[in-house]
Molecule: THF (Tetrahydrofolate) riboswitch aptamer
RNA sequence: UGCAGAGUAGACUUUAAAGCGUAAAGUGCUUCUUGUACAGGGAGUUGACAAGAGGACGAAGGGCAACCGCGGUUUUAGGGUCGCAUCCCGCUGCU
Numbered sequence: 001u002g003c004a005g006a007g008u009a010g011a012c013u014u015u016a017a018a019g020c021g022u023a024a025a026g027u028g029c030u031u032c033u034u035g036u037a038c039a040g041g042g043a044g045u046u047g048a049c050a051a052g053a054g055g056a057c058g059a060a061g062g063g064c065a066a067c068c069g070c071g072g073u074u075u076u077a078g079g080g081u082c083g084c085a086u087c088c089c090g091c092u093g094c095u
Base pairs, nucleotide, nucleotide: 002094003093004092005091010082011081012080013079014078015077016076017075018074019073020071021070022069029055030054031053032052033051034050035049036048040089041088042087043086061068062067
């Protein structure tokens, strides 16, 4: 000098448990504003996520009861898949 490679936050999915809703919140879609994070260091979007204020849409209930269901439901734990948008430097191996 060149070639190859490693590693994060996180995302998705699945299983289990405990909740919430079923008197409809949540989830999903969407507009605006603000903020946050993105591998060891730096930069960082038209991408990601969160919060606030709006908009459109929208549901599966049963049982005397114990409970049984239902919801693109929440959280936690385990498994699986993917994984810095991108740029520069660094690290490992070979040269």